The part of an RNA shown here (large-subunit ribosomal RNA, domain I) has 501 nucleotides and comes from Wenzhouxiangella sp. Its Rfam family is "Bacterial large subunit ribosomal RNA". Rfam links the family to the GO terms structural constituent of ribosome and ribosome. The full RNA is in RNAcentral, with records from ENA.

Context: one part of a larger RNA
RNA sequence: CGCAUACGGUGGAUGCCUAGGCAGCAGGAGGCGAUGAAGGACGUUGUAGCGUGCGAUAAGCUUCGGGGAGCCCGCAAACAGGCUUUGAUCCGGAGAUCUCCGAAUGGGGAAACCCACUUGGCAUAAGUCAGGUACUGCAUACUGAAUACAUAGGUAUGCAGGGCAAACCCGGGGAACUGAAACAUCUAAGUACCCGGAGGAAAAGAAAUCAACCGAGAUUCCCUAAGUAGCGGCGAGCGAAAGGGGAACAGCCCUUAAGCUUCUUUUGUGUUAAUGGAACGGUCUGGGAAGUCCGGCCAUAGAAGGUGAUAGCCCUGUACAUGAAAACGCAAUUGCAGUGAAAUCGAGUAAGGCGGGACACGAGAUAUCCUGUCUGAACAUGGGGGGACCAUCCUCCAAGGCUAAAUACUCCCUGCUGACCGAUAGUGAACCAGUACCGUGAGGGAAAGGCGAAAAGAACCCCGGUGAGGGGAGUGAAAUAGAACCUAAAACCGUAUGCGU
Numbered sequence: 001c002g003c004a005u006a007c008g009g010u011g012g013a014u015g016c017c018u019a020g021g022c023a024g025c026a027g028g029a030g031g032c033g034a035u036g037a038a039g040g041a042c043g044u045u046g047u048a049g050c051g052u053g054c055g056a057u058a059a060g061c062u063u064c065g066g067g068g069a070g071c072c073c074g075c076a077a078a079c080a081g082g083c084u085u086u087g088a089u090c091c092g093g094a095g096a097u098c099u100c101c102g103a104a105u106g107g108g109g110a111a112a113c114c115c116a117c118u119u120g121g122c123a124u125a126a127g128u129c130a131g132g133u134a135c136u137g138c139a140u141a142c143u144g145a146a147u148a149c150a151u152a153g154g155u156a157u158g159c160a161g162g163g164c165a166a167a168c169c170c171g172g173g174g175a176a177c178u179g180a181a182a183c184a185u186c187u188a189a190g191u192a193c194c195c196g197g198a199g200g201a202a203a204a205g206a207a208a209u210c211a212a213c214c215g216a217g218a219u220u221c222c223c224u225a226a227g228u229a230g231c232g233g234c235g236a237g238c239g240a241a242a243g244g245g246g247a248a249c250a251g252c253c254c255u256u257a258a259g260c261u262u263c264u265u266u267u268g269u270g271u272u273a274a275u276g277g278a279a280c281g282g283u284c285u286g287g288g289a290a291g292u293c294c295g296g297c298c299a300u301a302g303a304a305g306g307u308g309a310u311a312g313c314c315c316u317g318u319a320c321a322u323g324a325a326a327a328c329g330c331a332a333u334u335g336c337a338g339u340g341a342a343a344u345c346g347a348g349u350a351a352g353g354c355g356g357g358a359c360a361c362g363a364g365a366u367a368u369c370c371u372g373u374c375u376g377a378a379c380a381u382g383g384g385g386g387g388a389c390c391a392u393c394c395u396c397c398a399a400g401g402c403u404a405a406a407u408a409c410u411c412c413c414u415g416c417u418g419a420c421c422g423a424u425a426g427u428g429a430a431c432c433a434g435u436a437c438c439g440u441g442a443g444g445g446a447a448a449g450g451c452g453a454a455a456a457g458a459a460c461c462c463c464g465g466u467g468a469g470g471g472g473a474g475u476g477a478a479a480u481a482g483a484a485c486c487u488a489a490a491a492c493c494g495u496a497u498g499c500g501u
Base pairs, nucleotide, nucleotide: 001500002499003498004497005496006495007494008493009492015486016450017449020421021420022418023417024416025415026414027413028412029410030409031164032163039101040100041099042055043054044053046079049075050074051073061095062094063093064092065091066090070083071082072081106115107114108113116133117132118131119130120129121128122127135161136160137159138158139157140156141155142154143153168199169197170196171195172194173193179186183233209216210215220247221246222245223244224243230238231237251402252401253400254346259339260338261337263335266332267331268330269329270328271327272326274322275321276320280295281294282293284291296313297312298302304316305315306314351375352374353373354372355371356370357369358368361387382397383396384395385394386393437444438443457485460472461471462470463469
């Protein structure tokens, strides 16, 4: 040095577990905000820090309900001091307080800071307390230039707006990579992204629609028609509609009516605390019984979780039944008000020329829709459409407006489910994670779970630096479960013995 065996060290795979995730289902909710939001800063407990809660009334105040014996939040024990059957702590409803920043709104500003004016109360004063003072739009009133009337402008009051928020929706703008095996029309795609606006849905919507000589009868969504008809450097690709079957159905107004809504009365129902709630004992093993054996019981309850191993009958629960002083939602209902309310059946419109865009349709034989520009009708004895155009025929009535449901989505709340994950998985995050850390910044972004049933977390003694660490003792079922703590594989490093060289 190698091999073998035994015993260790190191290491943290594996097994088991779950506090956290993931994907859904049902129901709810779908907004919050100048009555100051979302998000923060700073404070706040007898005691330092962090978290949570709260706001100078600061882990809280008032009140109305629930509840019934302990309580003074967590990490986190102890000390000190208190509260509580005259009902505390705790749970729910309503209210009060709510520093400073932040749309931030008196002015400024390097957010959480600086500096003001004004009205009223108190005060001799210093001061203090409570209000107000942004901008924009609309309405009303007053005032008022050049300029006579006026108008612009100014002032005051009232109302509204502003900002935030996950997706869904409508509108205004709008790429490129890519594909075409290159690339320019084309595609990607009206996608990503930017901007504006709204709602719980939005948008659309009651035919100047389709159809085909038969007829249908607003819109939206799904299946089909159909990868069809078509479009297309007829390349790559793009790609309908009618009709049929379903979901859901609702019609109206401009002629003054259908309706809608705030508030309000009453009833019902639901949400926000809760309450009652059946039935078991012994033996054995064991540290421990829920396991074994014996004998019982309940069940509208044998869902689930916990309890020292596997519990219908131990605990929390579960089935079922019951329940609200207060607030809110929904449905119906009563009453008062508001809204509908713009306009006068749709003219600079329809249509046409030129240029674009949308239609599955790339200008094509190209209808239809929108319109930047130039023209420009008819008036129901009229007009539009039926895919160039014309006639016939059929059908409808543009240039005004409203409209539930079926449809889309889930930041969020409640309950439930899983041939979903189980700590290199599952969210980036099971743990004080969008943290530590990195970056000037936009931004990037971790690692890290498990003693035990219970801390019973090792009194006391010894070695040692009043150490670290260890040896006894003790606890425990177990300490090779000792906090670097369940299990403890391999690589790697040793010790002992044997053999080989």